Predicted 3D model of an 88-nucleotide RNA (c-di-GMP-I-GGC riboswitch aptamer) from Mesobacillus maritimus.
The sequence was found by an Rfam model in a public genome assembly.
Its Rfam family is "c-di-GMP-I-GGC riboswitch aptamer". Its family is annotated with cyclic-di-GMP binding in the Gene Ontology.
The model forms 95% of the base pairs in the Rfam consensus.
Model confidence (mean pLDDT): 81 of 100.
[in-house]
RNA sequence: ACAGAAAAAGGCAAACCUGUUGAAAAACAGGGGCGCAAAGUCACGGGUCUAAGGGGGAAGUCAUCCUAUGACAGCCGGAUUGCCUGGA
Numbered sequence: 001a002c003a004g005a006a007a008a009a010g011g012c013a014a015a016c017c018u019g020u021u022g023a024a025a026a027a028c029a030g031g032g033g034c035g036c037a038a039a040g041u042c043a044c045g046g047g048u049c050u051a052a053g054g055g056g057g058a059a060g061u062c063a064u065c066c067u068a069u070g071a072c073a074g075c076c077g078g079a080u081u082g083c084c085u086g087g088a
Stems, first nucleotide, its partner, number of pairs: 002086003011036002016031006034074001040080003044077003047072003053067003057062001
């Protein structure tokens, strides 16, 4: 290089609860712990979620529809960096 069966130093932290931000999806902080060998990082390809703004509707603080420039890296692939152990 490669591999993740076991172990160890350790690491991360789902749901849920509280607070803050946000139109929302969601994010951040604290608690929590379902899981994770990249559950570190990057929206590049696919996918998913949201729909503020915009379009449409005579009009409207609005039923409904379309739309990412918003979000998800703990959906899959890709890129990139790294710990431990095995191993040459």